[in-house]
Context: one part of a larger RNA
RNA sequence: CACCGCCCGUCACGCCAUGGGAGUUGGUAGCAUUCAAAGCAGGUGACCUAACCCUUUCGGGAGGGAGCUUUCUAAAAUGAAACCGAUGACCGGGGCGAAGUCGUAACAAGGUAGCCGUAGGGGAACCUGCGGCUGGAUCACCUCCUU
Numbered sequence: 001c002a003c004c005g006c007c008c009g010u011c012a013c014g015c016c017a018u019g020g021g022a023g024u025u026g027g028u029a030g031c032a033u034u035c036a037a038a039g040c041a042g043g044u045g046a047c048c049u050a051a052c053c054c055u056u057u058c059g060g061g062a063g064g065g066a067g068c069u070u071u072c073u074a075a076a077a078u079g080a081a082a083c084c085g086a087u088g089a090c091c092g093g094g095g096c097g098a099a100g101u102c103g104u105a106a107c108a109a110g111g112u113a114g115c116c117g118u119a120g121g122g123g124a125a126c127c128u129g130c131g132g133c134u135g136g137a138u139c140a141c142c143u144c145c146u147u
Stems, first nucleotide, its partner, number of pairs: 003110001005107001008103002011100001013097004018092003023087006031079004039072001041070004047065003052061003113134009
């Protein structure tokens, strides 16, 4: 400052963060399938083989190796998902902001008492119906308490 008061919501403007969103994009840890280097291990090993064994020699055996192969498997590829982030036309409300717009819902019986629930309606605050409460004013009556 004290009704020339207080105050509600829509709309407009500015700033901020935020929800949804066809999607786009990046990251993380896995899963499934395919492929599979090197390597360990297993198998095989007609080719190779100083040491050991047999043999006079030739040669044979044992063992080893090249090679081949199996399991495991790094990397890679593909697929369907998970989580985290960025971005996204558009849609939605929110917060804040001396002097914007429309009205006046609430506060006095606030000029239709208010409020709660619910349903419908409406530029907006709101309005209407039904049920409930008094945290309603006024008048009258009843009950109780105090003096």
The part of an RNA shown here (small-subunit ribosomal RNA, 3' minor domain) has 147 nucleotides and comes from a Candidatus Poribacteria bacterium. NCBI's taxonomy places the organism under Bacteria, Bacteria candidate phyla, Candidatus Poribacteria. The sequence was found in a public genome assembly. It matches the Rfam family "Bacterial small subunit ribosomal RNA". Gene Ontology terms of the family: ribosome and structural constituent of ribosome. Its mean pLDDT, the model's own confidence on a scale to 100, is 81.